[in-house]
Model confidence (mean pLDDT): 85 of 100. The part of an RNA shown here (small-subunit ribosomal RNA, 5' domain) has 473 nucleotides and comes from a Candidatus Moraniibacteriota bacterium. The source organism's lineage runs through Bacteria, Bacteria candidate phyla and Candidatus Moraniibacteriota.
Context: one part of a larger RNA
RNA sequence: GGAUGAACGCUGGCGGCGUGGAUAAGGCAUGCAAGUCGAAAGGGUUUAGGCCCUUGGCAAACGGGUUCGGAUAACAUAGGAAUUUUCCCUAAAGUCAUGGAUAAUCCAGAGAAAUUUGGAAUAAUACAUGAUAUGCUCUACGGAGUAAAGAUUUAUCGCUUUAGGAGAAGCCUAUGUCCUAUCAGCUUGUUGGUGAGGUAAUGGCUCACCAAGGCUAUGACGGGUAGGGGGUGUGAGAGCACGGCCCCCAACAUUGGAACUGAGACACUGUCCAAACACCUACGGGUGGCUGCAGUCGAGAAUAUUCCACAAUGGACGAAAGUCUGAUGGAGCGACGCCGCGUGCGGGAUGAAGGCCUUCGGGUUGUAAACCGCUUUUUUCAGGGAGCAAUUUCGAUGAGAGUACCUGAAGAAUAAGAGGUUACUAACUCUGUGCCAGCAGUAGCGGUAAUACAGAGACCUCAAGCGUUAUCC
Numbered sequence: 001g002g003a004u005g006a007a008c009g010c011u012g013g014c015g016g017c018g019u020g021g022a023u024a025a026g027g028c029a030u031g032c033a034a035g036u037c038g039a040a041a042g043g044g045u046u047u048a049g050g051c052c053c054u055u056g057g058c059a060a061a062c063g064g065g066u067u068c069g070g071a072u073a074a075c076a077u078a079g080g081a082a083u084u085u086u087c088c089c090u091a092a093a094g095u096c097a098u099g100g101a102u103a104a105u106c107c108a109g110a111g112a113a114a115u116u117u118g119g120a121a122u123a124a125u126a127c128a129u130g131a132u133a134u135g136c137u138c139u140a141c142g143g144a145g146u147a148a149a150g151a152u153u154u155a156u157c158g159c160u161u162u163a164g165g166a167g168a169a170g171c172c173u174a175u176g177u178c179c180u181a182u183c184a185g186c187u188u189g190u191u192g193g194u195g196a197g198g199u200a201a202u203g204g205c206u207c208a209c210c211a212a213g214g215c216u217a218u219g220a221c222g223g224g225u226a227g228g229g230g231g232u233g234u235g236a237g238a239g240c241a242c243g244g245c246c247c248c249c250a251a252c253a254u255u256g257g258a259a260c261u262g263a264g265a266c267a268c269u270g271u272c273c274a275a276a277c278a279c280c281u282a283c284g285g286g287u288g289g290c291u292g293c294a295g296u297c298g299a300g301a302a303u304a305u306u307c308c309a310c311a312a313u314g315g316a317c318g319a320a321a322g323u324c325u326g327a328u329g330g331a332g333c334g335a336c337g338c339c340g341c342g343u344g345c346g347g348g349a350u351g352a353a354g355g356c357c358u359u360c361g362g363g364u365u366g367u368a369a370a371c372c373g374c375u376u377u378u379u380u381c382a383g384g385g386a387g388c389a390a391u392u393u394c395g396a397u398g399a400g401a402g403u404a405c406c407u408g409a410a411g412a413a414u415a416a417g418a419g420g421u422u423a424c425u426a427a428c429u430c431u432g433u434g435c436c437a438g439c440a441g442u443a444g445c446g447g448u449a450a451u452a453c454a455g456a457g458a459c460c461u462c463a464a465g466c467g468u469u470a471u472c473c
Base pairs, nucleotide, nucleotide: 001473002472003471004470006469007468008467009466010465013341014340015339016338017337018336019334020333026297027296028295030294031293032292035058036057037056040055041054042053043052044051045050065252066251067250075176076175077174078173079172080171083169084168085167088165089164090163091162092161093160094159095158096130097129098128099127105120106119107118108117109116110115135146136145137144138143150157151156178224179223180222185215186214187213190212191211192210193209194208195207196206197205227249228248229247230246231242232241233240234239254275255274256273257272258271277288278287279286280285305331307330308329309328313327314325315324316323317322344374345373346372347371354365355364356363357362379410380409381408382407383406384405388400391396417462418461419460420459421458422443423442424441428457429456430455431454432453438445439444
């Protein structure tokens, strides 16, 4: 000198674009954040606008948050083979026959509640059985096994099987990836083989048996620290430091463990178990999880609204209309940052008054003010007023917002401070103080003429900011 997710002090006019819990992955009141489908189905209630309960389908594994853990099972780059894939696209074939239940509901109960027991009735694209097999799987090549679901407005939407694609995911290898030797030896599923199990799939992934291997001063093992990358800051570069916002990947969801469902999870607002904490209780028993958006307490130098809207973009469901969406789009708060604009312009000397200095003559503040003329960026008021809208049942749809912007009027009107002035370093005098009070980044200054302390005037620098502190180059 540059930089910052900054903080503190003094000061503060406006706009645009960004950005804002870095500490306690501490605890959380309240509201919202994941639903949707009646063109799968049963029922209830209204009366025919529909609404509600239940079964069922799809979604809830996305989106959103955080950086705990993890030094390698992560990440980055380059390769690889032994795999899976709902929805979507392409192609081929099929969609036949039948059955038994069950929920909501009704009846009778238990419980403070959460919830729950028994009986009766019923439907389906729920569940199950048989047939068929273009195909697919297995095969001793003879054969064996294996599917489906219908709806309706009659034109579609579905359903089953197989092959291919797209996108997604899992797995393997190589290289790279912080400090520490005051950590020198580490390892028994350990290293390899055979066989088996398991998985979508390879593999000590697991198991039985066999062998005794494997890693290590090119730093194993141990300890500490840490999410990784694209990138960011600085620097002429090499490098050094960092990884906030945005994007990709990983990990996590009160702590620990486990599986279920499913194409996909070992699942933030799913289930079960244990623990701590908190709440309700009729003491028998239950309920909860903001590292979602706001908000609250706490700790802290320190970080915002319990806002508006689905109008746009995107997502889920639906044939669609549409519903949901704290994703997202916006508004609010903070000079936290960057950029831009303004706080007026021209004239004006008897160089007014006042302040300060003085050698008492004067000098300086200073064209500065007053005063005269002008302008209206900005401000206030009034009038007009977008684009963002693409769609669509042809009726209509904008949260932002009467915002941006345009026009007119009024009136210099609404708007300047901070730090410094011994040298480094741009800028000097007076008064007070008297090694005191104090200053200070370094040298240093102050003990009676202090340009260095304090005040005043003058001056210098930057400017809606200016200084200080912290950290990096």